[in-house]
RNA sequence: CGCGGCGUAGAGCAGUGGUCAGCUCGUCAGGCUCAUAACCUGGAGAUCAGGGGUUCAAGUCCCCUCGCCGCUA
Numbered sequence: 001c002g003c004g005g006c007g008u009a010g011a012g013c014a015g016u017g018g019u020c021a022g023c024u025c026g027u028c029a030g031g032c033u034c035a036u037a038a039c040c041u042g043g044a045g046a047u048c049a050g051g052g053g054u055u056c057a058a059g060u061c062c063c064c065u066c067g068c069c070g071c072u073a
Base pairs, nucleotide, nucleotide: 002071003070004069005068006067007066010025011024012023013022018056027043028042029041030040031039049065050064051063052062053061
């Protein structure tokens, strides 16, 4: 240089072009308890790596760029 995969909440991951962008853990508050853990209830937390395009509508499709991982020479 060429090819492929990945990038979504603090962490690990889901997500048929249309339903509110979700799950587990964590975190915060409350409940329970003599108290802690466990358990129960609720909240906050993402402008979906960046930009552009297609479309009535994009996390999803197309193009470019950036980062990480791998393959090949």